[in-house]
Context: one part of a larger RNA
RNA sequence: UUGCAGUUAAAAAGCUCGUAGUUGGAUUUCGGGAUGAAGCAAAUCGUCCGCCCUCGUGGUGUGUAUGAUUUGGUUUGUCCUUUUGUCUAAGGAAAAUCUCUGUUCUUCACUGAACGGGGAUUGGACUUAGGCCUAUUACUUUGAGAAAAUUAGAGUGUUCAAAGCAGGCCAUCGCCUUGAAUACAUUAGCAUGGAAUAAUGAAAUAGGACUUUGGUCCUAUUUUGUUGGUUUCUAGGACUGAAGUAAUGAUUAAUAGGGAUAGUUGGGGGCAUUAAUAUUUAAUUGUCAGAGGUGAAAUUCUUGGAUUUAUGAAAGAUUAACUAAUGCGAAAGCAUUUGCCAAGGAUGUUUUCAUUAAUCAAGAACGAAAGUUAGGGGAUCGAAGACGAUCAGAUACCGUCGUAGUCUUAACCAUAAACUAUGCCGACUAGGGAUUGGUGAGUGUUAUCUAAUGACCUCAUCAGCAUCUUAAGAGAAAUCAAAGUUUUUGGGUUCUGGGGGGAGUAUGGUCGCAAGGCUGAAACUU
Numbered sequence: 001u002u003g004c005a006g007u008u009a010a011a012a013a014g015c016u017c018g019u020a021g022u023u024g025g026a027u028u029u030c031g032g033g034a035u036g037a038a039g040c041a042a043a044u045c046g047u048c049c050g051c052c053c054u055c056g057u058g059g060u061g062u063g064u065a066u067g068a069u070u071u072g073g074u075u076u077g078u079c080c081u082u083u084u085g086u087c088u089a090a091g092g093a094a095a096a097u098c099u100c101u102g103u104u105c106u107u108c109a110c111u112g113a114a115c116g117g118g119g120a121u122u123g124g125a126c127u128u129a130g131g132c133c134u135a136u137u138a139c140u141u142u143g144a145g146a147a148a149a150u151u152a153g154a155g156u157g158u159u160c161a162a163a164g165c166a167g168g169c170c171a172u173c174g175c176c177u178u179g180a181a182u183a184c185a186u187u188a189g190c191a192u193g194g195a196a197u198a199a200u201g202a203a204a205u206a207g208g209a210c211u212u213u214g215g216u217c218c219u220a221u222u223u224u225g226u227u228g229g230u231u232u233c234u235a236g237g238a239c240u241g242a243a244g245u246a247a248u249g250a251u252u253a254a255u256a257g258g259g260a261u262a263g264u265u266g267g268g269g270g271c272a273u274u275a276a277u278a279u280u281u282a283a284u285u286g287u288c289a290g291a292g293g294u295g296a297a298a299u300u301c302u303u304g305g306a307u308u309u310a311u312g313a314a315a316g317a318u319u320a321a322c323u324a325a326u327g328c329g330a331a332a333g334c335a336u337u338u339g340c341c342a343a344g345g346a347u348g349u350u351u352u353c354a355u356u357a358a359u360c361a362a363g364a365a366c367g368a369a370a371g372u373u374a375g376g377g378g379a380u381c382g383a384a385g386a387c388g389a390u391c392a393g394a395u396a397c398c399g400u401c402g403u404a405g406u407c408u409u410a411a412c413c414a415u416a417a418a419c420u421a422u423g424c425c426g427a428c429u430a431g432g433g434a435u436u437g438g439u440g441a442g443u444g445u446u447a448u449c450u451a452a453u454g455a456c457c458u459c460a461u462c463a464g465c466a467u468c469u470u471a472a473g474a475g476a477a478a479u480c481a482a483a484g485u486u487u488u489u490g491g492g493u494u495c496u497g498g499g500g501g502g503a504g505u506a507u508g509g510u511c512g513c514a515a516g517g518c519u520g521a522a523a524c525u526u
Stems, first nucleotide, its partner, number of pairs: 004497003007478002012494001014366001016364002021359003026251001031081008040072008048063001049061004085132007095122011135200004139194002142191002151183002155165002167176003209245012256356001257353003261348002264345002269341004275319002279315003283311002286308001290301002327334002371412006381405001385401004423493003427485002430469003435464008444456004473480002499526003508519004
């Protein structure tokens, strides 16, 4: 490992990308024929053995016997079917030709035929030995080897046993083939049979295979009576040109993936532009005694006219109703109009590439709110703070103010109940009605004079966000179409957890301006 768990009990990194690693779709020899071998089954005919009688050359029997033949099927070997060789040496079968010869038949005739025997030549099945190349491994079979003791285990009356490797028989020499087994011994290495499975390789700018042939260069063993020289032939090697042969050589196009393309779609992103009301402030204006606020009050504002009414203005923020178990985005998140910029998904497609893929240590991008630094801006709200209340107290809840902040730019930080408390990819398992986006269909409805096109309706289909009902199933249950296909346990891959505290603490490392983040114990206690 086989064989745990991760919604809620401990435990899915906030999210995406991504290298190493791990894993990775289908496809190429299947089949047919010939001929042996070994078991098995059945049938027929015997032999042997029983039993029965009419004693006949009869009948009968499954009877753990046995022989032959036939048939069927199983396992297995060899060869052929485009289907691993090639060269050298030694031996050498069949067959063919020539020649000598025997027997029988035949002919006028060594004329011819059949059956043989010997020799020579060709031939070259097959066997042995050696060399040359051969696609390579994993896997698996068998074997050699793998120190004994130990372990398992055979034999053996240590008196039994733990042990030991002994011993037993006739009792006279001697004998027992006396015994001192056997197994296991996993990785690696060696030899060997197999060729399923897995991986890699080969011919695409043919620098490919095979055959023939030309040229150039190098080498030189024999043979030309001998010796020497040159050249040729011949033999071997290297380089190079031409022609020919071939079915000449590219598997398919994954309900895998990437790209292109068409019409779309969305509150996805960025920049600019634009709008709406509210709030507050200041200005102008009308009126006159209160206004605010609360459970009740007070702090507070107010004839220097508060609050309230009206008119326009400015500022900064926000984006109501429409707004939904609807959309988009990797997540965080995203909602006024219009324009621009680049990006994305799904769908359609008789488009293209052809394994390009999945998941991912290291590493990287993004990452609410709060917080930090430097600018801008500061309407609202509002940590801290100040008051007023409440109260036994009230450093709170309620009220009036109010700094940082809230907004924005440029940089940091990297955490949240970052939650669906549910990793990602792939397959399967069940029914329903809605809904979003695309596509297809319809003598469907409606708008325009009829088409084209919209809008609506119905059906189908792909991809989504959800939901309802059930439970072959799962679960401790709540519940779950996934949390199912799990003791009938293995689709691929990553991360995490192992009683409660101590403790996400100490220490070390690293990142950060800091706050802090990441990594992360132990003693002790229970």
The part of an RNA shown here (small-subunit ribosomal RNA, central domain) has 526 nucleotides and comes from a metagenome. Its Rfam family is "Eukaryotic small subunit ribosomal RNA". A reference for the family is Yusupov et al. (2001), "Crystal structure of the ribosome at 5.5 A resolution", Science. The prediction has a mean pLDDT of 81.